[in-house]
């Protein structure tokens, strides 16, 4: 210096052809239990890595840019 992947809840990861962003995990409340911890139930938790841009509408396409892996010189 090119090129190719990645960047989504506190962590790990999904999200079909653009069309209401989800799950497991941990944390919270409850239940069960003499009490833990196992199970069991419930609620929350996100400016979708940051800016532009196309559209009726963007995790999804186009453009810069950060940050992280791999190739190549």
């Nucleotide at each position: 210096g090119c090129c190719c992947c990645g960047u989504u809840a506190a962590c790990u990861c999904a999200a079909u052809u653009g069309g209401u962003a989800g799950a497991g995990u941990a944390g919270c409340g409850g239940c069960c239990u003499u009490u833990u911890a196992a199970g069991c139930c419930g609620a929350a938790a996100g400016u979708u890595g940051g800016g532009g841009g196309u559209u009726c509408a963007a995790c999804u396409c186009c453009c810069u840019c950060a940050c992280g892996g791999g190739g190549c010189a």